Small-subunit ribosomal RNA from an uncultured Pseudomonadota bacterium, 1402 nucleotides, folded computationally.
The prediction has a mean pLDDT of 85.
The sequence is in RNAcentral, with records from ENA.

């Protein structure tokens, strides 16, 4: 900075990611050189070799082998050689290399002290260096022993060793002076004590001397002393991780004094004496660690970390000791002891890789048993020089870091190939081929270094010691000689693109998409989270982004994380104020004046190694890396010096605070007393069958007298009205009256004290209910308990008893949603409006105004995520204390602490999850509220649910009983017509470029149609007979056309997926909603407009408003019905004639037709209403407030129905899942449910007779009149292509008649038999007729549907499908009703508001 809690939002708040970095490892790949790193685990055990030795110029010994020579030979003699060699003896080995085990400590860092100290070898300076002594190993003889090793007896030397002289300074005694704070320090006296030493090497002329030497000189040594450098002891101040679930700890422990000890101080040790020391500023305990320069990271502050280089410690197989020495308590010395290892004659030895190599083992993991002293340094040594795993090289390891290559530069037909494709192309891709040009790196061949000049030789000069021209010692010039690396860097040549590209990722974060394949499977995955058939998240490919000799992955570590907030966070409600008060330490503190300089500023000096960083330059061809200069180490000490503030002293002040004096309120507290009303018992009237209790009853009381009422009495517990966002009190709390003690507060008034204050870690005290002992007490009430309801159940809620408890004293308990979820204390900041106490003014008990203290409500600024706070702060500031850091385990385990117990109080961790969570927002729901509205209920009428039958639908069954539809909104639906057909299903047969489309090759020229054989269920196969003889031409079997026959492209599929889809439909719902621009408001989702007060069928209209418009809904236009006109007048019609038929003539006034047109608009009147929108109510009118009816359906909602209307993506079949064909099935039937018709009758049946519609339909059609048949129908045949002629008698009504309450003269299932009609065919399966036949069914349980007027209930007619079939459906008219009090309640919706832990949304 990003992802991620949510529908969205805004804050908290975790968790994840991107960065940089590594002593790494692991995975895939791997060209090359440079610098650099390289057991983090096993401080695990270690064969093998190596790392510390030198000096003969300190001493004495002293080999051999070979070579010569003597000798016959034994054997000797030169020479190797005083040479290797050991030994005494001196330095050194305490440094260099290794590792980090231990150690929380004066270890380490940083500054200081040492008046408490040491220092070999260096360097400067002073004095000295004399005389003697007696050993000893090596040596050689011998003896043990397996071995390592040791004993004995002899010999010897020294710069080994031990006496003696001399000796100053010192030391020890002991005056005196001097600095100091202090003497163990300096100077100055004084007498005594003990105390040194060693030679060696060079050269030298005289003297001596046999010789060595004496001697003189020079150099290195020795002994003393004093100074230095550089080295190190020890002391202190300051830092130096975690834990308090670790609080007390200490007997040399603390301090004296005296011994002792050390270089030195000091209980370091001792002996005595005193009893102290040290700790909340964390002792002590227990964990973990080596520390520090630095070095990762970060903007800094920090945080993490101490691997390479430096610099201290510490260790060296575990442990413990000293020796030695200047130094060690000693890695590669030394005892002891203990493990483990090895040798071994079993007696006894030996050894320590945490040196370089190495080697087993752990482990994920970390390298050669190289080379060389040429460089640098480091011991010895006069020196040359030895020695030197220290170093300096080389080697392996892409383990880091820094370079350089893998080739450039043309090159389109945009080759081939891959890949996608919309099939047209795109894309790898100028990329490759191809031409031209270069050769870095490597490979080959040649030359070939820097680092090496210093000591030292050799030559030559010049000086210093010296007698010296000698040795020596300075110092210059010249010159030879020295290289592991290494024939290495680096240069040169030829040759030739030759020999060099991998690894991650591509959903968002995060740069970077497509295809196949897989189908919650295989897998991915850092976090969200990808997969259930169209995965840019899995696998593979293309093709792309990154980075590149590396790339990714774990782990680790800083960052983001302001996520422990010093810089730089919070605590009303996210996590988080102790329940309260008192207080102790600490922390913080009024006002003046003086001192003073601790803090603090400033100047200055010491230091703060080197290396790192940084900056500026140099060297490697650059760079990494390395060398040089310079800054900076933000720190610590010292020292001058300022003095504002803070400290700290000393002095005054009154404003904080507090004390007196006067007054005032008030359920503060504790103790005694004391009242009246209630409740409930007990006693007694009176009185009869009930009572009580609930929603409703029941348990229960009650005829043995209750409830009900009067009377008296008894005992506990509470204190009605007043009473009030009224009072007190620290909180917890406190409420009838007196009375006694008692706290704490407010006014005002002057007088006192004189900073006495705030806070407050521990600690201490109060602390509701409950519960807890103990002893009292109980009216009422009431956990537990028990009974009766309630319930599916009801350990509950209702009820009816009732026990602890509740009440008092006295002890515990210590807790609460102990809240204002807001710690205290103290200043500052707009207001307004109640109210409790006191004071003041106005003359006043009213009342104003005004001050103090308290307690409310509104509200500015400000502040908050918002919500909200706002002088009682959550506002601006101080001070101090308490408490938070993701949710969950869990305020839990375990420990301590407390309690009688219950229990408190401190208080984690494994282990999970990716969130929990706050305010607020928009919808959904709510058995939440207001409004309202609908046949929603209610009032009414008719029905379904019961029968019998139809008809769908489930189960069942079946070869198949094809398939959808599924609460409303599936079930007389798709389907407005399943006997074949349909037909999708079933078991047969038969077909395979197909029934159908288009292109190709071949053949024929036609096709068609009719008649009608054979085998076959047919489909299909054969075989004849007749009619009919395509167009067009450029005359070409040329072209178009059909048709046969073939080959493949393809055709086809009611196959899956309606959850991939178009389209088209249902539902909410004809519900009154739903948006949107621009303004304003809000951090933001949003919100306002649309809310609000009227109204309305309506977001409809009016008014008001920070909103002003707008759009799709509404409602108006469309149709249709209802009156009128105007037109038009046949087939309509009829006032007139005629006829008896609107037939016909006249005519269109009426009616009707079908066209245009009027008309209704709250327009008028009157009332309510805000004068407004509207309502009522009236007129007139055919019709009044949408006249009725219809069409007409917003944003959206249900992954609602539909792949079987139809179109479609992808998937699947393909001699089949396709096509054809007869048959048989979608009509089965122990059931269950839906919807009709039809009844049960008398408002009705049945006869008979008689009247009155509207819409519709007809040439494959309606089908008149007659005729025949009880009927269905048949014959017959006129008219109509329809305002003309057929369906077509309407029926229910009326008018008579009969029938009498019954299973009937209801009712018509079932069945039997004979018809009739359509069809190729009526058996599984069609309608109707007639004749018998006459089931259940006597008005339906629980629950249920419809209708608000020409409506419901009733009567019928038509129409479409359709060869025939209708109780379904769609229409049409005829008679034609009751009812609505109102909106509590059930359902549905619609607006406001409201709560929500709901959002797939109850």
């Nucleotide at each position: 900075g990003a992802g991620u809690u949510u529908g969205a939002u805004c804050c908290u708040g975790g968790c994840u990611c991107a960065g940089a970095a590594u002593c790494a490892a692991c995975g895939c790949u791997g060209g090359c050189g440079g610098c650099g790193u390289g057991c983090c685990u096993a401080a695990u055990a270690c064969a093998u070799g190596c790392a510390a030795g030198u000096c003969g110029a300190a001493c004495g010994c002293g080999a051999a082998a070979g070579u010569c020579c003597c000798g016959c030979a034994a054997g000797g003699g030169a020479u190797g050689a005083g040479u290797a060699g050991a030994g005494u003896g001196g330095c050194a080995a305490a440094c260099g290399g290794g590792u980090g085990a231990g150690u929380a400590a004066c270890g380490c860092g940083u500054g200081g002290g040492u008046g408490a100290c040491c220092u070999g070898c260096c360097u400067u300076c002073g004095a000295g260096u004399g005389g003697g002594g007696g050993a000893u190993a090596a040596c050689g003889u011998u003896c043990c022993g397996a071995a390592a090793g040791g004993g004995a007896c002899g010999c010897u030397a020294a710069u080994a060793c031990c006496g003696c002289a001399u000796g100053a300074c010192a030391u020890c005694c002991u005056g005196c002076c001097u600095u100091u704070g202090a003497a163990g320090a300096g100077g100055u006296g004084g007498a005594g004590a003990g105390c040194a030493a060693a030679g060696c090497u060079g050269g030298g002329g005289a003297u001596c001397g046999c010789a060595a030497g004496a001697c003189c000189u020079a150099g290195c040594g020795c002994u003393u002393g004093a100074a230095g450098a550089g080295g190190g002891g020890c002391c202190c101040g300051c830092g130096u991780c975690c834990g308090a679930u670790u609080a007390g700890c200490u007997a040399g422990u603390u301090g004296g004094u005296g011994g002792g000890g050390u270089a030195a101080u000091g209980g370091c040790u001792c002996a005595c004496c005193a009893a102290g020391g040290c700790g909340a500023c964390g002792a002590u305990c227990g964990g973990u660690a080596g520390c520090c320069g630095g070095c990762c990271u970060g903007a800094g502050a920090g945080g993490g970390c101490g691997g390479a280089c430096g610099g201290c410690c510490a260790c060296a197989c575990u442990g413990g000791g000293a020796c030695u020495g200047a130094g060690a308590c000693a890695c590669g010395g030394c005892c002891c002891a203990g493990a483990c290892u090895c040798c071994u004659a079993c007696g006894g030895g030996a050894g320590g890789c945490a040196g370089c190599a190495g080697u087993a083992g752990g482990g994920a993991a970390u390298u050669g048993u190289u080379c060389g002293c040429a460089a640098u340094g480091g011991g010895c040594g006069c020196a040359a020089g030895c020695c030197u795993g220290a170093c300096g090289a080389c080697g392996c390891a892409a383990c880091g870091c820094c370079g350089c290559g893998u080739g450039g530069a043309g090159g389109a037909u945009g080759a081939a190939g891959a890949u996608c494709u919309u099939c047209g192309g795109g894309u790898c891709g100028u990329a490759a081929a191809c031409u031209c040009c270069u050769u870095u790196c490597g490979a080959u061949c040649g030359a070939g270094a820097c680092g090496a000049a210093u000591g030292g030789c050799c030559u030559c000069c010049g000086g210093g010691u010296g007698a010296a021209c000698a040795a020596u010692c300075c110092g210059g010039a010249g010159g030879a000689a020295u290289g592991a690396c290494g024939g290495u860097a680096c240069c040169g040549a030829g040759a030739g693109a030759a020999g060099a590209a991998g690894c991650c990722c591509c959903g968002g974060c995060u740069a970077a998409c497509u295809c196949c394949g897989u189908g919650c499977c295989a897998g991915c995955a850092g976090c969200c989270g990808c997969g259930g058939u169209a995965a840019u998240a899995c696998g593979a490919a293309g093709g792309g982004g990154g980075c590149u000799a590396g790339c990714g992955u774990u782990g680790u570590u800083c960052g983001g994380a302001u996520u422990u907030a010093c810089u730089g966070g919070g605590c009303g409600u996210a996590a988080a104020g102790c329940g309260c008060a008192c207080g102790u330490a600490g922390g913080c503190g009024g006002a003046u004046c003086g001192a003073u300089c601790a803090g603090u500023c400033a100047g200055g000096g010491g230091u703060g190694a080197a290396a790192u960083c940084c900056c500026a330059g140099a060297g490697c061809u650059c760079a990494a890396c390395u060398c040089u200069g310079g800054a900076a180490c933000u720190g610590c000490c010292u020292u001058u010096g300022a003095u504002a503030c803070u400290g700290u002293c000393g002095a005054u002040c009154u404003g904080g605070a507090g004390u007196a004096u006067g007054g005032a309120a008030g359920a503060g507290g504790u103790g005694a007393g004391u009242g009246g009303a209630a409740u409930u018992c007990c006693g007694a009237g009176u009185g009869u069958a009930g009572a009580g209790g609930u929603g409703a009853a029941a348990u229960u009381c009650g005829u043995a007298g209750a409830u009900a009422u009067u009377c008296g009495g008894a005992g506990g517990a509470a204190c009605a009205c007043c009473a009030g966002u009224g009072g007190c009190g620290a909180a917890g709390g406190c409420g009838g009256c007196u009375c006694a003690c008692u706290g704490g507060u407010c006014c005002a008034u002057u007088a006192c004290u004189g900073a006495c204050g705030c806070u407050g870690a521990g600690g201490u005290g109060c602390g509701a209910a409950a519960g807890c002992g103990u002893g009292g007490g109980g009216a009422g009430c009431a956990a537990a308990c028990a009974g009766g309801a309630u319930u599916a159940g009801a350990u509950a809620c209702c009820c009816u008893g009732g026990u602890a408890g509740u009440c008092c004293a006295c002890g515990c308990c210590g807790u609460a949603a102990a809240c204002g979820a807001u710690g205290a204390a103290u200043g500052u900041u707009a207001g307004c409006c109640g109210u409790c106490g006191g004071g003041c003014a106005g003359u006043a008990u009213a009342c104003u105004g005004u001050u103090c203290g308290g307690u409310g409500g509104c509200g500015c600024a400000g502040c908050u995520a918002a919500c909200g706070c706002a002088u009682u702060a959550a506002a601006c500031a101080u001070u101090c204390c308490g408490c938070c850091u993701g949710g969950g385990g869990a305020g839990u385990a375990c420990g301590g602490u407390c309690g009688c117990a219950a229990g408190a109080u401190u208080a984690a961790a494994a282990c999970u999850c990716a969130a929990a969570g706050g305010a607020a927002u928009u919808g959904a729901c709510g058995g939440g509220g207001g409004c309202c509205c609908g046949c929603a209920c209610a009032a009414g009428c008719g029905g379904u649910g019961g029968a019998g039958c139809a008809u769908g639908u489930g189960g069942u069954u079946c070869a198949a009983u094809u398939c959808g539809a599924a609460g409303c909104a599936a079930c007389g639906c798709g389907a407005a017509g399943a006997a074949c057909c349909u037909u999708a299903c079933c078991a047969g047969c038969c077909u395979u470029u197909g029934a159908c489309a288009u292109c190709c090759c071949g053949g024929u020229c036609g096709c068609g149609g009719g008649c009608a054989c054979c085998a076959g269920a047919g489909a299909u196969g054969g075989a004849g007979c007749c009619c009919u003889u395509c167009a067009g031409u450029u005359c070409g079997g040329c072209u178009g056309g059909a048709c046969c026959g073939g080959a493949g492209a393809c055709a086809g599929g009611u196959g899956c997926u309606g959850c991939a889809u178009g389209g088209c439909u249902g539902u909410c719902g004809u519900c009154a909603g739903c948006u949107c621009g621009u303004g304003u408001c809000g951090u933001g989702a949003g919100a306002u407009g649309u809310u609000g007060g009227g109204u309305u069928a309506a977001g409809u209209c009016c008014c008001g408003c920070a909103a002003c418009g707008a759009g799709c809904g509404c409602a108006a236009c469309c149709c249709u019905u209802g009156c009128c006109a105007u037109u038009a007048g046949u087939u309509g019609c009829c006032a007139c004639a005629u006829u008896c038929a609107g037939u016909u003539g006249a005519g269109c006034a009426c009616u009707c037709u079908a066209a245009u047109g009027g008309g209704a608009c709250u327009g008028c009147c009157g009332g309510u209403g805000a004068c407004a929108a509207a309502c009522c109510g009236g007129a007139g009118g055919a019709a009044g407030g949408u006249g009725g009816g219809g069409a007409u359906g917003a944003c959206g909602u249900c992954a609602a129905g539909u792949c079987c209307u139809c179109a479609u993506g992808g998937c699947c079949c393909u001699u089949a899942u396709g096509g054809g064909u007869a048959g048989g099935g979608c009509u089965a039937c122990a059931c269950a449910c839906g919807u009709c018709a039809u009844a049960c009758a008398a408002u009705g049946g049945u006869c008979g007779g008689u009247a009155c519609a509207g819409a519709g339909g007809g040439u494959u059609g309606c089908c008149a009149a007659c005729u025949c048949g009880c009927g269905a129908g048949a014959g017959g045949g006129a008219g109509c292509c329809a305002a003309u002629c057929c369906c077509a008698g309407a029926a229910a009504g009326c008018c008579g008649a009969u029938c009498g309450u019954a299973g009937u003269c209801c009712g018509g299932a079932u069945u039997g038999g004979a018809g009739u009609c359509u069809g190729c065919a009526a058996c599984u399966c069609g309608a109707c007729u007639c004749c018998a036949u006459g089931a259940a069914g006597u008005c339906g349980g629980a629950a249920u549907c419809g209708c608000u007027a020409g409506u419901a209930a009733u009567c019928g007619c038509a129409g479409a499908u359709c060869a025939g079939c209708a109780u379904g459906c769609u229409g049409c008219g005829g008679u034609g009703a009751a009812u609505a009090c109102g909106u509590u309640c059930c359902c549905g919706g619609g607006c406001c508001u409201u709560g929500c832990a709901c959002a797939c949304a109850c």
Rfam family: Bacterial small subunit ribosomal RNA.